Predicted 3D model of RNase P RNA and transfer RNA as a complex of 504 nucleotides. It holds a member of the Rfam family "Bacterial RNase P class A". Rfam classes the family as a ribozyme. Rfam describes the family as follows. Ribonuclease P (RNase P) is a ubiquitous endoribonuclease, found in archaea, bacteria and eukarya as well as chloroplasts and mitochondria. Gene Ontology terms of the family: ribonuclease P activity, dimeric ribonuclease P complex and tRNA processing. The prediction has a mean pLDDT of 76.
RNA sequence: CAAGUCGGCCGGGCGAUCGCCGUCAUCCAGACGCAUUCGUUGCGUGUUGAAUGGCGGAGGAAAGUCCGGGCUCCACAGGACGGGAUGCCAGGUAACGCCUGGGAGGCGCGAGCCUACGGAAAGUGCCACAGAAAACAGACCGCCCCACCGCCACCCCCGGAACCGCGUAGUGGUUCCGGGGGUGGCGGUGGGGUAAGGGUGAAAAGGUGCGGUAAGAGCGCACCGCGCCGGCCAACGCCGGUGGCAGGGUAAACCCCAUUCGGAGCAAGACCAAAUAGGGAAACGCGCCGCGAAAGCGGUAAUCAGUGUGGUCCGCACGAGUUUCCGGGUAGGUCGCUUCAGGCGCGUGGCGACACGCGUCGCAGAUGAAUGAUCGCCGUGUUGCUUCGCAACACCACAGAACCCGGCUUACAGGCCGGCUUGCACU
RNA sequence: GCCCCCGUCGUCUAGAGGCCCAGGACGCCACCCUUUCAAGGUGGAAAUCGCGGGUUCGAAUCCCGCCGGGGGCACCA
Numbered sequence: 001c002a003a004g005u006c007g008g009c010c011g012g013g014c015g016a017u018c019g020c021c022g023u024c025a026u027c028c029a030g031a032c033g034c035a036u037u038c039g040u041u042g043c044g045u046g047u048u049g050a051a052u053g054g055c056g057g058a059g060g061a062a063a064g065u066c067c068g069g070g071c072u073c074c075a076c077a078g079g080a081c082g083g084g085a086u087g088c089c090a091g092g093u094a095a096c097g098c099c100u101g102g103g104a105g106g107c108g109c110g111a112g113c114c115u116a117c118g119g120a121a122a123g124u125g126c127c128a129c130a131g132a133a134a135a136c137a138g139a140c141c142g143c144c145c146c147a148c149c150g151c152c153a154c155c156c157c158c159g160g161a162a163c164c165g166c167g168u169a170g171u172g173g174u175u176c177c178g179g180g181g182g183u184g185g186c187g188g189u190g191g192g193g194u195a196a197g198g199g200u201g202a203a204a205a206g207g208u209g210c211g212g213u214a215a216g217a218g219c220g221c222a223c224c225g226c227g228c229c230g231g232c233c234a235a236c237g238c239c240g241g242u243g244g245c246a247g248g249g250u251a252a253a254c255c256c257c258a259u260u261c262g263g264a265g266c267a268a269g270a271c272c273a274a275a276u277a278g279g280g281a282a283a284c285g286c287g288c289c290g291c292g293a294a295a296g297c298g299g300u301a302a303u304c305a306g307u308g309u310g311g312u313c314c315g316c317a318c319g320a321g322u323u324u325c326c327g328g329g330u331a332g333g334u335c336g337c338u339u340c341a342g343g344c345g346c347g348u349g350g351c352g353a354c355a356c357g358c359g360u361c362g363c364a365g366a367u368g369a370a371u372g373a374u375c376g377c378c379g380u381g382u383u384g385c386u387u388c389g390c391a392a393c394a395c396c397a398c399a400g401a402a403c404c405c406g407g408c409u410u411a412c413a414g415g416c417c418g419g420c421u422u423g424c425a426c427u
Numbered sequence: 428g429c430c431c432c433c434g435u436c437g438u439c440u441a442g443a444g445g446c447c448c449a450g451g452a453c454g455c456c457a458c459c460c461u462u463u464c465a466a467g468g469u470g471g472a473a474a475u476c477g478c479g480g481g482u483u484c485g486a487a488u489c490c491c492g493c494c495g496g497g498g499g500c501a502c503c504a
Base pairs, nucleotide, nucleotide: 001423002422003421004420005419006418007417008416009415010414012378013377014376015375016374017373018372020057021056022055023054024053025052026051028049029048030047031045032044033043034042035041059398063409064408066407067406068405069404070403071265072264073263074262078314079313080312081311083261084260085259086258087257088102089101090100091099092098103117104115105114106113107112118256119255123254124253125250126249127248140198141197142194143193144192145191146190147189148188149187150186151185152184153183154182155181156180157179158178159177160176161175162174163173164172165171166170206224207223208222209221210220211219225245226243227242228241229240230239231238232237269335270334271333272332279326280325281324282323283322284321287300288299289298290297291296306318307317308316328503329502330501342361343360344359345358346357347356348355349354379395380394381393382392383391384390385389428500429499430498431497432496433495434494437453438452439451440450445484455471456470457469458468459467477493478492479491480490481489
């Protein structure tokens, strides 16, 4: 210098004017309360509105609503079944599916990155096509052995015919035919051995080598792999012994094991105010005792409905009415509401996530929903003139709180800082 | 704000690990029939299964993350 990788940060700054929201102070007007000489006036509340002034006013993701928690209501959350989530180990945390550290596997030359990473020797299911066979192992081709049959070659034996030699008988030789036996080769059939090799597939009963064998094979041996046992160990792994070796894949298929999870959500929930045909239909339910002619009143219980937004049952609470549908009305105010597992700085402990201590700061609370607009200067970027200054343009990305936090994921113009790796060049 | 559901030819849909480079209907195109149109018949085109990643030998289907669309809610009586 180039390429790459990891981590952190910013995401315009300052000032002026106008506008919006909140809050505080002052003052004015209204309201309310009390007192009053009932004409009013005074005091108080800080409730409502206006004015003036001070102060504050979107984000790193406010987003997606994917996890976890606080908070609120329902039994502070109970039992059984069902269901969901998570899944190497240790730690952090309020908690987590998050984070940190370590391990294992994979990718990369490397810095580094990625991983739903328990169990397939508990059971069930599935594995298309191809292939002999896709899961009790079996055997298509192949290799080997045995038996039989056929053919061929060679050899031996027997019989017959022809010819030839020896004077006949006879004997010998050659050729041909037929039969039998043996050896070898090839082919077929049957039985057996084998799983080395071929071929199919994503996947086919460890791998390499030597020995061994009829051919082969953990059949034997050496090394590697695997299982079991013992010791150390958080996991991982290490060491020693032992067994020739159990066994395909799939659990983001059902399932098993371990851990964990009650439900709903600020439109939670509490209070005030206003308004109504205070209506209609359906379903379920309306126990017991006393008084009473009845209506009704009083007491008691929690059996049967129903409600408590769970999927079911039990339990618990409420309980004389409840639920659903149709129709009707109001769609206003106050609280919840912003001080927090809070930010920043320093120190200590820890590899780290983080914890502890001290100091300091107060940092949006809207509700058809504020946080904006203009100008000036600076800064940054681009372009041009031309030269180290000037001019013009732009500040453009993703995007905007809605009860609050901790995470994750996703989007993002441009820019800054630091660690590390690889390559090239130079010293 | 909170909760729930759904994305497959132009439209409506089937599918639920392999028989699916995805089937059907309507629509579209071409041809036949007809004097012509309609109807009818024959054939064809038309889908990166919303997008990306993963699991698996294999994904429209299973899992995760995004994108888009739709629906519901308060109080009184």